[in-house]
RNA sequence: GGAGCUGGCCGGGUGAUCGCCGCGAAACAUCGCAAGAUGCGUAGGGGAGGAAAGUCCGGGCUCCAGUGGACAAGGUGCCAGGUAACGCCUGGGGGGCGCGAGCCCACGGAAAGUGCAACAGAGAGUAAACCGCCGAAGCAUCGCAAGAUGCUGGCAAGGGUGAAACGGUGCGGUAAGAGCGCACCGCGGACGUGGCAACACGGACGGCAUGGCAAACCCCACCUGGAGCAAGGCCAAAUAGGGAAGUCGCACGGCAACGUGCAGCGUGGGUCCCGCGUGCUUCCGGGUAGGCUGCUUGAGGGCUGCGGUGACGCAGCUCCUAGAGGAAUGAUCGCCCUCGACAAAACCCGGCUUACAGGCCAGCUCCCCCC
Numbered sequence: 001g002g003a004g005c006u007g008g009c010c011g012g013g014u015g016a017u018c019g020c021c022g023c024g025a026a027a028c029a030u031c032g033c034a035a036g037a038u039g040c041g042u043a044g045g046g047g048a049g050g051a052a053a054g055u056c057c058g059g060g061c062u063c064c065a066g067u068g069g070a071c072a073a074g075g076u077g078c079c080a081g082g083u084a085a086c087g088c089c090u091g092g093g094g095g096g097c098g099c100g101a102g103c104c105c106a107c108g109g110a111a112a113g114u115g116c117a118a119c120a121g122a123g124a125g126u127a128a129a130c131c132g133c134c135g136a137a138g139c140a141u142c143g144c145a146a147g148a149u150g151c152u153g154g155c156a157a158g159g160g161u162g163a164a165a166c167g168g169u170g171c172g173g174u175a176a177g178a179g180c181g182c183a184c185c186g187c188g189g190a191c192g193u194g195g196c197a198a199c200a201c202g203g204a205c206g207g208c209a210u211g212g213c214a215a216a217c218c219c220c221a222c223c224u225g226g227a228g229c230a231a232g233g234c235c236a237a238a239u240a241g242g243g244a245a246g247u248c249g250c251a252c253g254g255c256a257a258c259g260u261g262c263a264g265c266g267u268g269g270g271u272c273c274c275g276c277g278u279g280c281u282u283c284c285g286g287g288u289a290g291g292c293u294g295c296u297u298g299a300g301g302g303c304u305g306c307g308g309u310g311a312c313g314c315a316g317c318u319c320c321u322a323g324a325g326g327a328a329u330g331a332u333c334g335c336c337c338u339c340g341a342c343a344a345a346a347c348c349c350g351g352c353u354u355a356c357a358g359g360c361c362a363g364c365u366c367c368c369c370c371c
Base pairs, nucleotide, nucleotide: 001367002366003365004364005363006362007361008360009359010358012336013335014334015333016332017331018330020047021046023044028039029038030037031036049342053353054352056351057350058349059348060347061228062227063226064225073224074223075222076221077220078092079091080090081089082088093107094105095104096103097102108219109218113217114216115213116212130159131158132155133154134153137152138151139150140149141148142147167185168184169183170182171181172180186208187206188205191202192201193200194199232293233292234291235290242284243283244282245281246280247279249262250261251260252259253258264276265275266274300319301318302317303316304315305314306313307312337340
């Protein structure tokens, strides 16, 4: 100098004016004996993100349900740890990729059972003779014989098909072959050593049994009650229902209590009592509209120290950082720069995933050059 890998951070800046959503000293107004409360909203001060997103996991919180357990259904799946919890994170093991820094992996069980494998191919799982190899053995023919040809047959070594053909390489062996024998590698179940474990290593033994797929059913182990802030709580109109009590109405007289006369329905010829309906008055209760709350101080952030390889934990000091409800965070102008991406809260956190112009920092790897 070039090419990369990992981790972390930023995501236009600044000034003025006018708005928008919360907070709101003082003053003022109302209530109150007062303390104070409420209103008004001036001064002042706060106002999106690293993903606020997808709503894919996990939890808090709230309501409902619930003795325990089992089944079903869904999820997770190497080991150990972290955490409120997780399908997340950290460390380790195994496998794969890369020269390397590093990256990727649903990575339990295929010796419980069932099932699947297109096309090609003779054969796809109790392996199989298409091409091929052999002619030792048996039979036939020819030949004096050696032998030749054919048949019965033997062979998984070679070719070919395929993602995959029933351990691989080599030597021996054989008629040709074959774990048939041997060496090495692989594999298997025990044993020993190391490790908490996953697992690794080792020397014997076994001649190879158990091909692949479980992101097919399934088996094993573990986890999971349901619904969600439109959760839930409080206050509470008008109208129409529900319940309780009272009263019916009109006229005249009287200060008033009351008196007199007339008058709804069941009620029929009349009167009294009773009941009923409607109306009226008062009260109670549920619910709707509406309002308040839940609402943002929290498994919170920063710094330092300690423990730990690390995720993380503990202690001390310190900071307060949106809270709307048809939903605010905008507009105009000036200056500067590298000319600005993806996108915008809606109960709150921890993750994952996806999108993203450009820039900064730290550590590390490989190649080239110079000293």
Bacterial RNase P class A from a Pseudomonadota bacterium, 371 nucleotides, folded computationally. Of the family's consensus pairs, 94% are formed in the model. It matches the Rfam family "Bacterial RNase P class A". Rfam links the family to the GO terms ribonuclease P activity, tRNA processing and dimeric ribonuclease P complex. Rfam classes the family as a ribozyme. The sequence is in RNAcentral, with records from ENA. Its mean pLDDT, the model's own confidence on a scale to 100, is 76. NCBI's taxonomy places the organism under Bacteria, Pseudomonadati, Pseudomonadota.